[in-house]
Context: one part of a larger RNA
RNA sequence: CGCAGGAGGUUUGAGGGGCCCGGUCCCUAGUACGAGAGGACCGGGACGGACGCACCUCUGGUGCACCGGUUGUCACGCCAGUGGCACAGCCGGAUAGCCAAGUGCGGAUCGGAUAAGCGCUGAAAGCAUCUAAGCGCGAAACCGGCCCCAAGAUGAGACCUCCCACCGGGCCAACCGGGUAAGACCCCUUGCAGAACACAAGGUCGAUAGGCCGGCAAUGCAAGCGCCGCAAUGCGCUAAGUUCACCGGUACUAAUAGGUCGAGGG
Numbered sequence: 001c002g003c004a005g006g007a008g009g010u011u012u013g014a015g016g017g018g019c020c021c022g023g024u025c026c027c028u029a030g031u032a033c034g035a036g037a038g039g040a041c042c043g044g045g046a047c048g049g050a051c052g053c054a055c056c057u058c059u060g061g062u063g064c065a066c067c068g069g070u071u072g073u074c075a076c077g078c079c080a081g082u083g084g085c086a087c088a089g090c091c092g093g094a095u096a097g098c099c100a101a102g103u104g105c106g107g108a109u110c111g112g113a114u115a116a117g118c119g120c121u122g123a124a125a126g127c128a129u130c131u132a133a134g135c136g137c138g139a140a141a142c143c144g145g146c147c148c149c150a151a152g153a154u155g156a157g158a159c160c161u162c163c164c165a166c167c168g169g170g171c172c173a174a175c176c177g178g179g180u181a182a183g184a185c186c187c188c189u190u191g192c193a194g195a196a197c198a199c200a201a202g203g204u205c206g207a208u209a210g211g212c213c214g215g216c217a218a219u220g221c222a223a224g225c226g227c228c229g230c231a232a233u234g235c236g237c238u239a240a241g242u243u244c245a246c247c248g249g250u251a252c253u254a255a256u257a258g259g260u261c262g263a264g265g266g
Base pairs, nucleotide, nucleotide: 001152005163006162007161008160009159010158011157015149016148017147018146021049023047024046025045026044027043033038051106052105053104054103055102059100060099061098062097066093067092068091069090070089071086072085073084074083075082076081110144111143112142117137118136119135120134164265166178167177168176169175183261184260185259186258187203188202189201190200191199208254209253210252211250212249213248214247215246217243218242219241224237225236226235227234
């Protein structure tokens, strides 16, 4: 820009893409077969591999604004307590998120038409013949089926809902300009989204983010004081203190105010 008024939502599926794997064991059955050795078809079941998709309950990894331990040094006047720097100084753990080595699921079943092949009926050719007319069965291949995208599918589809025949100009006709409706955008608070854009949740008629409160979870028992001890240290108050992204609540702070676009058809 188009989709013959303007919008918001829900869809159909032309077409396109993805997937397409194979293994071992058990039962049938030590049966059929075979002198024996050996050892099935058909059918049924179990397990695991690689690959793919999704997810984070579990097992773990990471987790540079979480907690703790600790060395050297500097600073806060000193003690104590803290902070800075040293690869995050080093070390032990760890929430969310992300992730795999973790968890769940998938290939299929089934239908159609076939290949080689196997057949039925059957002449030419009184017989025979799966073929010449006709009919059937038959593969991981083909077409569907399963999953995803999809109406710019200009062949522009369908359904539901909302807004409606304003003002001015115009050889009054296409059309042009303006103000609006439903609605949308700018702007702002953001993230389950994300390079920008888009998408999604919100903007006081409000829980969108921050703060605060509570919880979960992590760390692992703070500071201070008291007690035992000359002291290092230990014990008690104390499962303490602290805490990022998680869950819930709460308008305290910030989403204020405002601006722009947007139909008049047949």
The prediction has a mean pLDDT of 89. This is a predicted structure of a 266-nucleotide part of an RNA (large-subunit ribosomal RNA, domain VI) from a metagenome. Rfam family: Bacterial large subunit ribosomal RNA. RNAcentral holds the full RNA, with entries from SILVA.